[in-house]
Record summary:
This is a predicted structure of a 72-nucleotide RNA (transfer RNA) from a Deltaproteobacteria bacterium. The sequence was found in a public genome assembly.

Formats: sequence, C1' cells, structure tokens
RNA sequence: GGGCGAUUAGCUCAGGGGUAGAGCGCUGCCUUCACACGGCAGAGGCCAUUGGUUCGAGACCAGUAUCGCCCA
Repeated sequence: GGGCGAUUAGCUCAGGGGUAGAGCGCUGCCUUCACACGGCAGAGGCCAUUGGUUCGAGACCAGUAUCGCCCA
C1' cells in the first nucleotide's frame, strides 16, 4: 500500500427497513438472626462517527476513525 471482518447497556452478545432486546453484572424490596441462593421490581443505550437513500435506517449505500485477520 491492497483485501476482508468487527464497532448496539458496565461485560458477553442478539436484532429480518416500522416501539432497541437477552444473559451476566448493578440498585431496591421480599425471604434469613445474618450472608448466600431464590423470588419480584427498577435503573442503565440519541446503536463508533459524518453524509446519502427512504414516508420511515441499529439494519441499505459512501466516507472517516479504532481494533483484528490476510496479502504484498
């Protein structure tokens, strides 16, 4: 220098153009003498970023950034 892939909650990851989700973690309550386990409820995301397409974009297209792999 060229090619490919990834980027969504604190972490690991789903998400098919039409309301953003799960598990773990966190907080509160119940339970216990207390802790753990268990049960119930809750908080936490403008989906890396900038533009474009569309009535509508996390998703489709282009650029940029970071990370990883391959080729030279």
The coordinates come from a structure-prediction model, not an experiment, and the mean pLDDT is 84. It matches the Rfam family "tRNA". Rfam's curators write: Transfer RNA (tRNA) molecules are approximately 80 nucleotides in length.